A computed fold for an 85-nucleotide RNA from a Syntrophobacteraceae bacterium, annotated as c-di-GMP-I riboswitch aptamer.
It matches the Rfam family "c-di-GMP-I riboswitch aptamer". Gene Ontology term of the family: cyclic-di-GMP binding.
The sequence was found by an Rfam model in a public genome assembly.

[in-house]
RNA sequence: GGCACGAAAGGGCAAAACCGUCGAAAGGCGGUGACGCAAAGCCACUGGUCUAAAGCCGAAAGGCCAUGACAGCAGGGUUGCCGAA
Numbered sequence: 001g002g003c004a005c006g007a008a009a010g011g012g013c014a015a016a017a018c019c020g021u022c023g024a025a026a027g028g029c030g031g032u033g034a035c036g037c038a039a040a041g042c043c044a045c046u047g048g049u050c051u052a053a054a055g056c057c058g059a060a061a062g063g064c065c066a067u068g069a070c071a072g073c074a075g076g077g078u079u080g081c082c083g084a085a
Stems, first nucleotide, its partner, number of pairs: 005083002012037002017032006035072001041078003045075003048070003055064003
């Protein structure tokens, strides 16, 4: 110095819930708040999950559908702090 790994220290992120706001919804963003996290930084590439506005089908009820989401579902890609065993 590298790879695996995860002790310490310093710092980092922030689940649920509530409030505000955007959105058809899923969900996003901001605030309060900490369940947790060593990539809980970033990327929808693969699988998966959620939603179904528009569209299509239907007499209706309803059904189908991602071009909308989830990176805190898993895999993959990519960048990165510290350095004990």